[in-house]
RNA sequence: GGGCGCAUAGUUUAAUGGUAAAACGCUCCGUUCACAUCGGAGAGAGUAUAAGUUCGAUUCUUAUUGCGCCCA
Numbered sequence: 001g002g003g004c005g006c007a008u009a010g011u012u013u014a015a016u017g018g019u020a021a022a023a024c025g026c027u028c029c030g031u032u033c034a035c036a037u038c039g040g041a042g043a044g045a046g047u048a049u050a051a052g053u054u055c056g057a058u059u060c061u062u063a064u065u066g067c068g069c070c071c072a
Base pairs, nucleotide, nucleotide: 001071002070003069004068005067006066007065010024011023012022013021018055026042027041028040029039030038048064049063050062051061052060
């Protein structure tokens, strides 16, 4: 220098154009002498950034940034 992949909650992952979900973690309640386990309830992300397409974008297109892999 060229090619490809990835970026979503504190963490790990879903969501193939129609109001972003789960597990673990966190908070509260119950259970216990207490802790843990278990049961119940709840908070927490508008999706790396910027444009474009569309009635509507996490999803499609382009550029940029970061990380990883391959080739030279």